[in-house]
A computed fold for a 103-nucleotide RNA from Aquimarina aggregata, annotated as SAM riboswitch aptamer (S box leader). Its Rfam family is "SAM riboswitch aptamer (S box leader)". The family is grouped with related families in Rfam's "SAM clan". About the family: The SAM riboswitch is found upstream of a number of genes which code for proteins involved in methionine or cysteine biosynthesis in Gram-positive bacteria. The coordinates come from a structure-prediction model, not an experiment, and the mean pLDDT is 79. The source organism's lineage runs through Bacteria, Pseudomonadati, Bacteroidota, Flavobacteriia and Aquimarina.
RNA sequence: CUGUUAUCAAGAAAGGUGGAGGGAAUAGACCCUAUGAAGCCUUAGCAACCCUUUAUAUAAUAAAGAAGGUGCUACAUUCUAUCCCACUGGGACUAGAUAACGA
Repeated sequence: CUGUUAUCAAGAAAGGUGGAGGGAAUAGACCCUAUGAAGCCUUAGCAACCCUUUAUAUAAUAAAGAAGGUGCUACAUUCUAUCCCACUGGGACUAGAUAACGA
């Protein structure tokens, strides 16, 4: 950097710095923000994947545990859009985020 697979309605803070934006992209809406946004630093926390243990049936699945590696800690991935259906909803698809693998 591109690809594959899986998950994404649960969970989880404060201080310092900074000084006007932020909530991915396009459009609309709505929300947060000088009672201090984004970013950066520190500590704390949460537990998605990798991890450990047990059970089962090759391998995967389930449960429990830990916090080592990434990650995360307003609002369902903030909501809607494209398509389908038996249409206050549900499903699929596209895109995104995270992890593992691969190159």